[in-house]
RNA sequence: AAUAAGCGAGCGCUGAAUCCCUGAAUAGGGAACGGGGGAACCACCUCAGGGGGUGAAUCCUUUUUCAAGGUAGGGUUAACUUUCGACCCGAACCCGGCAGCUAACUUCGUAAGCGUAGAAAGGAGAGGUG
Numbered sequence: 001a002a003u004a005a006g007c008g009a010g011c012g013c014u015g016a017a018u019c020c021c022u023g024a025a026u027a028g029g030g031a032a033c034g035g036g037g038g039a040a041c042c043a044c045c046u047c048a049g050g051g052g053g054u055g056a057a058u059c060c061u062u063u064u065u066c067a068a069g070g071u072a073g074g075g076u077u078a079a080c081u082u083u084c085g086a087c088c089c090g091a092a093c094c095c096g097g098c099a100g101c102u103a104a105c106u107u108c109g110u111a112a113g114c115g116u117a118g119a120a121a122g123g124a125g126a127g128g129u130g
Stems, first nucleotide, its partner, number of pairs: 011115004018031005032110006042100001050098001051095004059070004073089005080122005
């Protein structure tokens, strides 16, 4: 000096999943954020091959089928935006025969996981000097 692994702090990323107050507490309350249900008008007038919801997370192919490959789609690349390049995800769960939209109203959630830090252009911002 480089690489790899572990721990801690800080910072950052996916995501609605953050903040404040009380409390010994895994509890309670509030704010903010994100979902579901739910009139009129409109839409649909129908489908047991059930249907619907959260989410980016659907669909296709292949007898290696508790798998593999691709894909709609989503995300990262460290001030921001766009482009190029590179990389990652493309899950899981719930309702229970039922839900179009939807004011009032009503109801639920605030988990979990991770460690990238390339280039160009643009418009901003900050600091320094005169």
Molecule: c-di-AMP riboswitch aptamer (ydaO/yuaA leader)
Organism: Neomoorella thermoacetica